[in-house]
RNA sequence: GCCCUGCUAGCUCAGUCGGUAGAGCGUUGGACUUUUAAUCCAACGGUCGUGGGUUCGAGCCCCACGUGGGGCG
Numbered sequence: 001g002c003c004c005u006g007c008u009a010g011c012u013c014a015g016u017c018g019g020u021a022g023a024g025c026g027u028u029g030g031a032c033u034u035u036u037a038a039u040c041c042a043a044c045g046g047u048c049g050u051g052g053g054u055u056c057g058a059g060c061c062c063c064a065c066g067u068g069g070g071g072c073g
Base pairs, nucleotide, nucleotide: 001072002071003070004069005068006067007066010025011024012023013022019056026044027043028042029041030040031039049065050064051063052062053061
């Protein structure tokens, strides 16, 4: 220098053919229990890496950039 791949909640990750974002863990509160743990319920939580573009509409498509990993020379 070139190519591939990842980037989504505090953490680990889903998200199909573009239709307006979820799970588990976590935290907080409650139920249950003599208490703790376990279990159950609810709540909290996101500029979807950044900036543009396309579109009625983008996590998803296109371009540039950043960053992590891998490969070639």
Annotation
This is a predicted structure of a 73-nucleotide RNA (transfer RNA) from Naegleria gruberi. Its Rfam family is "tRNA". It is annotated as a transfer RNA. From the family's description: Transfer RNA (tRNA) molecules are approximately 80 nucleotides in length.